Small-subunit ribosomal RNA, 5' domain from an uncultured bacterium, 503 nucleotides, folded computationally. The full RNA is in RNAcentral, with records from ENA.
Context: one part of a larger RNA
RNA sequence: GACGAACGCUGGCGGCAUGCCUAACACAUGCAAGUCGAACGGACGAAGGGGAGCUUGCUCCCCUGAGUUAGUGGCGGACGGGUGAGUAACGCGUGAGCAAUCUGCCUUAAGGUGUGGAACAACACCGGGAAACCGGUGCUAAUACCGCAUAAAAUAUGGAUAUGGCAUCAUAUUUAUAUCAAAGAUUUAUCGCCUUAAGAUGAGCUCGCGUCCGAUUAGCUAGUUGGUGGGGUAACGGCCCACCAAGGCGACGAUCGGUAGCCGGACUGAGAGGUUGACCGGCCACAUUGGGACUGAGACACGGCCCAGACUCCUACGGGAGGCAGCAGUGGGGGAUAUUGGUCAAUGGGGGGAACCCUGAACCAGCAAUGCCGCGUGAAGGAAGAAGGCUUUCGGGUUGUAAACUUCUUUUAUAAGGGAAGAAGAUGACGGUACCUUAUGAAUAAGCCACGGCUAACUACGUGCCAGCAGCCGCGGUAAUACGUAGGUGGCGAGCGUUGUCC
Repeated sequence: GACGAACGCUGGCGGCAUGCCUAACACAUGCAAGUCGAACGGACGAAGGGGAGCUUGCUCCCCUGAGUUAGUGGCGGACGGGUGAGUAACGCGUGAGCAAUCUGCCUUAAGGUGUGGAACAACACCGGGAAACCGGUGCUAAUACCGCAUAAAAUAUGGAUAUGGCAUCAUAUUUAUAUCAAAGAUUUAUCGCCUUAAGAUGAGCUCGCGUCCGAUUAGCUAGUUGGUGGGGUAACGGCCCACCAAGGCGACGAUCGGUAGCCGGACUGAGAGGUUGACCGGCCACAUUGGGACUGAGACACGGCCCAGACUCCUACGGGAGGCAGCAGUGGGGGAUAUUGGUCAAUGGGGGGAACCCUGAACCAGCAAUGCCGCGUGAAGGAAGAAGGCUUUCGGGUUGUAAACUUCUUUUAUAAGGGAAGAAGAUGACGGUACCUUAUGAAUAAGCCACGGCUAACUACGUGCCAGCAGCCGCGGUAAUACGUAGGUGGCGAGCGUUGUCC
């Protein structure tokens, strides 16, 4: 000098930041991911029309039907948000490569959208169960599912020509054979669907270099290292498998052990360097512990599924339910870290043609001197140098222009009035907030530490190696500038000291 700090004493205001560093301990409660009726069949249904009965203002039937929506279906739940346990690794950083790759939504371009079929929910009935929920029979729609047709710039295989490359080969042109598509909705404006190519975005993989400590860790390794052939993947690859060979790594530190998320950055320093990785941004990993796949463009998936373990809860004992390292909040741990708040107004995200819905992302407000910055606690005059305090050589000295007193100001405060920007046409949580005007009245607002030397600042009394102080040197045993108190002084100031950590 710095801090995500803590503790002690003290504490007026504002702005902007920051706030579980410990138990990746356990969690009550609420919320945090939905949306689309312009994909679909139902169910309910305001209102209107028609008819019948008649008790003349009610009941029943039919048609139209705004709207609501459990279910099927689509898109999104792989983003956003959290945490740093694991990881010494192509994890990260940086620079290359993929002639070994994929990419929903979006953009551009070309072409297409023909024709059939069978189901399953919902629903109805029956049944089982305490519940969670489940089973059977029957009916039904679709942008759900499955055929057929049409196909080539697509894919696979083979042939020919040309060009290029570090190799396997790649690209272009041409040719033959085989294979593969679609879905409709509507308010008739459109929105979709299928195939292909290109782009953009995102992702996957490979490699060079860099990336902590320990040798009181010296040898390690059998899918191990390589090959051939296959399987698998979007894709290369011992990634996996069969067979064959016996390799591969290591004092330029393998292996083992310990520690640790990495970086942009941050702190410090003249720099070189050292330390560090809170907040913000990028990447990675994880989601009660371990394992697994499914769906999907994308997951091996925080608020999805299955299995196993531990734990908690419900139970009719047969069986079930759960996962805050999301936002609040609780217990616990700890020296220590906040509200079970408001709004979708803005920005952004998901769905929808839209209206709109959802959004603890976000924007705001609340709490905390936790930090940084700014402001205030008054200003000018004022010597009888008042009183009081302290001290004294008793003359005085000092507190000290300090106070009183006079004149003035009103930041802040309080009260009243006006009152935004943030919002492109509407829409403002913040918020009657910021800000402005007026009124009142010095009115509401100062402490903390030190004073032997280092180190700015000194006397008196008390104590008497006691009580105590102390960062180091050291003070204290009767005149203590070093302990305690008082007066005075010095330093900083809404803070000041102490402790901890780094330079």